[in-house]
RNA sequence: UUCUUAUCCAGAGAGAUGGAGGGACUGGCCCUUUGAUAUCUCAGCAACAGAUCAUGUAUGAUACUGUGCUAAUUCCUGCAAGCAAGUUUGCUUGGAAGAUAGGAA
Numbered sequence: 001u002u003c004u005u006a007u008c009c010a011g012a013g014a015g016a017u018g019g020a021g022g023g024a025c026u027g028g029c030c031c032u033u034u035g036a037u038a039u040c041u042c043a044g045c046a047a048c049a050g051a052u053c054a055u056g057u058a059u060g061a062u063a064c065u066g067u068g069c070u071a072a073u074u075c076c077u078g079c080a081a082g083c084a085a086g087u088u089u090g091c092u093u094g095g096a097a098g099a100u101a102g103g104a105a
Stems, first nucleotide, its partner, number of pairs: 001105008013042005021031003025078001027076002043070003048066003051062005074097001079094007
C1' cells in the first nucleotide's frame, strides 16, 4: 500500500515549546493571537488484540502489554431510494468516502 472483518449519536485535558492556520476531501458551518494545528510531559477515556483471573466455556472482569482516542454524532453534507411539506427544505434507510482495531497478501 491492497484485500477482508468489526465498530463509529457513549466517554475522556492540563502544562511546556512554538507562532498561523485548522476541522481528511467538496459545499456549508465552526474552532483559532483570550494562542489554533503540531511536538513533548503528565493525566485521563475506552476495551480492538495479547495477557491474567472467574465461571455456566463463550461470556464476564482487570487495565499489565501493543495500539487508539481526549471541540462540535465521523461537526453536517456529497450518491441512491422512500416519506412529509411544496420548490428547495426536513426526516428515515442504505451506500460511498474516511478513521480505529484485528486478520491476510
The RNA shown here (SAM riboswitch aptamer (S box leader)) has 105 nucleotides and comes from Shimazuella soli. The sequence was found by an Rfam model in a public genome assembly. The coordinates come from a structure-prediction model, not an experiment, and the mean pLDDT is 85. The organism belongs to Shimazuella, within Bacteria.